[in-house]
RNA sequence: GCCCCCUUGGCGUAAUUGGAUAGCGCACCGGACUUCUAAUCCGGGGGUUGCGGGUUCAAGUCCCGCAGGGGGUG
Numbered sequence: 001g002c003c004c005c006c007u008u009g010g011c012g013u014a015a016u017u018g019g020a021u022a023g024c025g026c027a028c029c030g031g032a033c034u035u036c037u038a039a040u041c042c043g044g045g046g047g048u049u050g051c052g053g054g055u056u057c058a059a060g061u062c063c064c065g066c067a068g069g070g071g072g073u074g
Stems, first nucleotide, its partner, number of pairs: 001073007010026004019057001028044005050066005
């Protein structure tokens, strides 16, 4: 240099053929329980879906460019 894959709350991960209010676990915050802590149970907040553009009635999903990470290859 070329080719392929990945990027979604703090972390990990899901989202069917483009169509629901972007879901789940951990963590975090509040409460219950406990002498206190842990564990357990109940509730809650947190996402511009890497960035910029395009297509579409509608984009996490498709297309183009860029950035970051991983792999292959000369």
Transfer RNA from a Rhodospirillaceae bacterium, 74 nucleotides, folded computationally. Model confidence (mean pLDDT): 80 of 100. It matches the Rfam family "tRNA". Rfam's curators write: Transfer RNA (tRNA) molecules are approximately 80 nucleotides in length. Lineage of the source: Bacteria > Pseudomonadota > Alphaproteobacteria > Rhodospirillales > Rhodospirillaceae.